[in-house]
RNA sequence: UCAGACGGCCGGAUGGCUGCCUUCCGGGCCCUAUGGGUCCGGGGGGAGGAAAGUCCGGGCUCCACGGAAACACGGUGCCGGGUAACACCCGGCGGGGGCGACCCUAGGGAAAGUGCCACAGAAAGCAAACCGCCGGCUCCGGCUUUGGCCCGCCGGUAAGGGUGAAAGGGUGCGGUAAGAGCGCACCGCGUCUCCGGCGACGGGGACGGCACGGUAAACCCCACCGGGAGCAAGACCAAGUAGGGACGGCGCGCCGGGCAACCGGCAGGCGGGUUUCCGCGCCGCCGUCCGGGUCGGUCGCGCGAGGCGUUCGGCAACGGACGUCCCAGAUGAAUGGCCAUCUAACGCGCUCUUGGGCGUGUGGACAGAACCCGGCUUACAGGCCGUCUGACGCC
Numbered sequence: 001u002c003a004g005a006c007g008g009c010c011g012g013a014u015g016g017c018u019g020c021c022u023u024c025c026g027g028g029c030c031c032u033a034u035g036g037g038u039c040c041g042g043g044g045g046g047a048g049g050a051a052a053g054u055c056c057g058g059g060c061u062c063c064a065c066g067g068a069a070a071c072a073c074g075g076u077g078c079c080g081g082g083u084a085a086c087a088c089c090c091g092g093c094g095g096g097g098g099c100g101a102c103c104c105u106a107g108g109g110a111a112a113g114u115g116c117c118a119c120a121g122a123a124a125g126c127a128a129a130c131c132g133c134c135g136g137c138u139c140c141g142g143c144u145u146u147g148g149c150c151c152g153c154c155g156g157u158a159a160g161g162g163u164g165a166a167a168g169g170g171u172g173c174g175g176u177a178a179g180a181g182c183g184c185a186c187c188g189c190g191u192c193u194c195c196g197g198c199g200a201c202g203g204g205g206a207c208g209g210c211a212c213g214g215u216a217a218a219c220c221c222c223a224c225c226g227g228g229a230g231c232a233a234g235a236c237c238a239a240g241u242a243g244g245g246a247c248g249g250c251g252c253g254c255c256g257g258g259c260a261a262c263c264g265g266c267a268g269g270c271g272g273g274u275u276u277c278c279g280c281g282c283c284g285c286c287g288u289c290c291g292g293g294u295c296g297g298u299c300g301c302g303c304g305a306g307g308c309g310u311u312c313g314g315c316a317a318c319g320g321a322c323g324u325c326c327c328a329g330a331u332g333a334a335u336g337g338c339c340a341u342c343u344a345a346c347g348c349g350c351u352c353u354u355g356g357g358c359g360u361g362u363g364g365a366c367a368g369a370a371c372c373c374g375g376c377u378u379a380c381a382g383g384c385c386g387u388c389u390g391a392c393g394c395c
C1' cells in the first nucleotide's frame, strides 16, 4: 500500500423566528371552592438504535384453583457459568469451512419398538452378480482346421467399472485361480481399563476381524420446564334518554278468590299503510329516591431488575461497594414548520502534481413512543475508532 476478519461508537451541527404536548411558578376571570376549568406571562423537560416485527422470557393486573403426583398437550435439548427469567448472553468441548485473523453448528437416544429410504440401479435392509475378473465344461447354444474355443452354460468373486444421498470399514503389504479381515501393520470402530479435566471431552493400554447403513426440524423414548387471558388488563367517579326497583299522591269496567296488599279470568285500549277474521305482545298518570349500565372523565402511567462515573472480584457474561443524576407521557393521539451559516455525501465545470485545490448546484439512511423491562430478528445513506490476519514493497 492492497485485500480481509472481529469488536465498539455516531447516525447531521449551531443560531434565530414561530407553533404543539407536559410540568412548575405568578396573575386575571368563572365554578358545586384546601380543589377544578379557562386565559395571560415566565422557567424546566419533550422519540430510537432499532421506538418496528410482536418471536421468546419476565414484572404488573384480572380470572380459575385446597396440596401433591400422574396422564395429555406444548416447549427446550453437548458441558460449565451468568441472569428475575429465557429459546438470550459468556467461557469451553465435539463436528465442519477458511492459508490465516476467524466463521458456521437444534449438537440427547437409531444394539426399546414402528415407519420411510423417491429417481436411478442387477441389488436399498434376514443385501445384491449388470459389466468386469477367475475356474470348469458332463449337459443347452454358436463357431470350428474335430484338437478345441466362447459370444453359451455351470460355479467362484463385493478388488475394479457403472447407478445412487447412501452399496455392509479405509490405506498398504502378503495371500489367492481370481478375490475377500483370509492374514498382518497403521488409521477408524466396539468392549474393558488407566490417566487428566467440575464436566462436555481428551490422551494411553489391552482385547475383538468388524458385528452395529441412514433418517428422530418421522412417530417414538429419556431428562427438564410450562395454569389462562392480557393496559381494549384492571380500579374509581358518573350525565341525558330508555328500562328496573322502593315509597307517596291521584285514578281504576265486570266476575271469582282473599280481612287486605294482591292474584286469576273476561271485557276494553294500544301496537301492521287500511278493513274483516284468527293469532301474538303490552297495560294509567305525577313526584321523590335507590341501584346497574352507556357517553364522558380520573387513576393504572413514568423512581425503574433505572442511567452515568469510580473502584473491587471474575478470562468473560456479570456481580458487589461508593458517589452522582431524575431523563417524554400523548389518548384522534404533542415532539412540527420556516430562514441563515457550516458539514458528510453526490453531480457539473476549471485547474494542476498519481491525487488534491477552487467555483457552483442538490442538501441527509431506516424509521417514529402508547403499561414497562430483558433479549432475539428484521430495516438502515453515510461516517469514526480500536484490535488482529494475509500478500507485496522498502529499511
Stems, first nucleotide, its partner, number of pairs: 001391010012342007020046012048366001052377002055375005060230004073226005078092005093107001094105004108221002113219002115215003130161002132157006141150003169187006188210001189208008234299004240294001244290007253266005268283004306325008343364001345362008
The RNA shown here (Bacterial RNase P class A) has 395 nucleotides and comes from a Rhodospirillales bacterium. Rfam family: Bacterial RNase P class A. Rfam classes the family as a ribozyme. The sequence is in RNAcentral, with records from ENA. The gene name in the source record is rnpB. Lineage of the source: Bacteria > Pseudomonadati > Pseudomonadota > Alphaproteobacteria > Rhodospirillales. The model forms 96% of the base pairs in the Rfam consensus. Its mean pLDDT, the model's own confidence on a scale to 100, is 75.